Notes:
Predicted 3D model of a 283-nucleotide RNA (Bacterial large signal recognition particle RNA) from an uncultured Anaerolineales bacterium. Its Rfam family is "Bacterial large signal recognition particle RNA". Rfam classes the family as a non-coding RNA gene.
[in-house]
RNA sequence: UCGUGCUGGAUGGGGAACUAGCGGUGCCCUGAAGCAUCUUCGGGUGUCUGACUCGCAAUCCGCUACAGCGAGAUCGAACUCUUUCUCAAGGGGCGCGCGUUUCGGGACUGAUUCGUCCAAGUGGCGAUGAAGGUUGGGUCCGACGCGGCGCAAGCCGACAAAUCCCGCCAGGGUCGGAAGGCAGCAACGGUAAGUCGUCACUUGUGGGCGCCGUCGGGGUACCUGGCUGGAGCAGGCUGGAUGGUUCAAGCCGGGGCGUUCGUUUCGACAGAAAGAUGCACGA
Numbered sequence: 001u002c003g004u005g006c007u008g009g010a011u012g013g014g015g016a017a018c019u020a021g022c023g024g025u026g027c028c029c030u031g032a033a034g035c036a037u038c039u040u041c042g043g044g045u046g047u048c049u050g051a052c053u054c055g056c057a058a059u060c061c062g063c064u065a066c067a068g069c070g071a072g073a074u075c076g077a078a079c080u081c082u083u084u085c086u087c088a089a090g091g092g093g094c095g096c097g098c099g100u101u102u103c104g105g106g107a108c109u110g111a112u113u114c115g116u117c118c119a120a121g122u123g124g125c126g127a128u129g130a131a132g133g134u135u136g137g138g139u140c141c142g143a144c145g146c147g148g149c150g151c152a153a154g155c156c157g158a159c160a161a162a163u164c165c166c167g168c169c170a171g172g173g174u175c176g177g178a179a180g181g182c183a184g185c186a187a188c189g190g191u192a193a194g195u196c197g198u199c200a201c202u203u204g205u206g207g208g209c210g211c212c213g214u215c216g217g218g219g220u221a222c223c224u225g226g227c228u229g230g231a232g233c234a235g236g237c238u239g240g241a242u243g244g245u246u247c248a249a250g251c252c253g254g255g256g257c258g259u260u261c262g263u264u265u266c267g268a269c270a271g272a273a274a275g276a277u278g279c280a281c282g283a
Base pairs, nucleotide, nucleotide: 001283002282003281004280005279006278009075010074011073012030013029014028015027020064021063022062023061024060033049034048035046036045037044038043052072053071054070055069056068081275082274083273084272085271086270090266091265092264093263094262095261097259098258099257100256101255102254103253104252105251108250109249110247111246113244114243115242116241117240118239120238121237122236124233125232132228133227134226135225136224137223138222139221140217141216142215143214144213145212146210147209149206150205151204152203153202154201156197157196158195159194165190166189167188173182174181175180
């Protein structure tokens, strides 16, 4: 120096959360290599895949500071190794601010509404008579009456008993010598119980019927009339002050989300430096 076989070691990494702590599955970020596509063939792009395989595993799984466990496979001194530093994607914590959303508060500003007081103006009614006084009536309640409505019955009409209703009784039957008589079916007429119908009429009965009548009651309210009285009455709008209720836009406080900045922490990829760079056999 070459070849062979071993071994240390390696076979993505990181963040948050979880944990006494460590690692893994899961979540998030990055990313070798690949795939697809474009290409001036230098390289570029990507809502793509995602770094040995299998089993266990978020209601967790397995370990113990040397901190995944179990099984298998590949590479093998190339150092793909170790340590430190720089850069920096990204994540976490804290803080000021800004935006947004939500919950709560209701002293202040504002809005809404109700009441009280004050001043002035305006408008309404009033000598066709205000307020007040007095008196009557109605609306209201009850009773009775009348009317009307409804129901029922009667009256009226029609129908209605083959026989156990009436009248009249052809035929036929029966008595008689005859004249005639007797009983009597059907038909015809009428009638009863009953059925049906109705304008009016009569009686009985019912009521959340009535610009109806009489009597009694009531008297807050409303309407109306007479007498008296002799000038006010009622309360609307505008202005101001004040008190109360409500709303919660401004305001105050708490929470969530997002974001600029600051600070802190961890930190992939990349870069720099240092350390380290084994063993056996053969030629």